[in-house]
This is a predicted structure of a 73-nucleotide RNA (transfer RNA) from Candidatus Yanofskybacteria bacterium RIFCSPHIGHO2_12_FULL_45_19b. Its mean pLDDT, the model's own confidence on a scale to 100, is 82. It matches the Rfam family "tRNA". Gene Ontology term of the family: triplet codon-amino acid adaptor activity. The family's RNA type in Rfam is transfer RNA.
Parts: sequence; C1' cells; structure tokens
RNA sequence: GUCCCGGUAGCUCAAAUGGAAGAGCGACGCAGUCCUAACGCGUAGGCUGCAGGUUCAAUUCCUGCCCGGGAUA
Repeated sequence: GUCCCGGUAGCUCAAAUGGAAGAGCGACGCAGUCCUAACGCGUAGGCUGCAGGUUCAAUUCCUGCCCGGGAUA
C1' cells in the first nucleotide's frame, strides 16, 4: 500500500437484512441489617466513531475519512 472484521450506555455485548435502541455488570435511590455485604424493588445514563449521500424514515444501505484488530507483499 491492498483486502477483511470491528467502533452502539462507565465496561462487555444485542438490535430478524430500513419503522427510530435494549440486556448483563457497574453507578445512584429505596428496602433490608445492630452495622456492612449478598438477595429484592426502582431510577438515571446513548447527537449509534466523524462528515456527506439515498429514503417519508438510517445503528442498519452507499461514499470518504479517523481509530482498533487481522491477512498479504
């Protein structure tokens, strides 16, 4: 340099091939306990890497770029 895979919540990952984003862990509150922890209930947290394009509608399709991993000379 070329090719492939990935980038979504603080972390690890989903989202049936377009109808607008969810889980586990973590955080916080409540409950519980003599006090803590575990267990239980609840709450918050996302410009879906960036910029364009297509579309009534994009995490999803197309183009370029950035970052990480792999293959190849």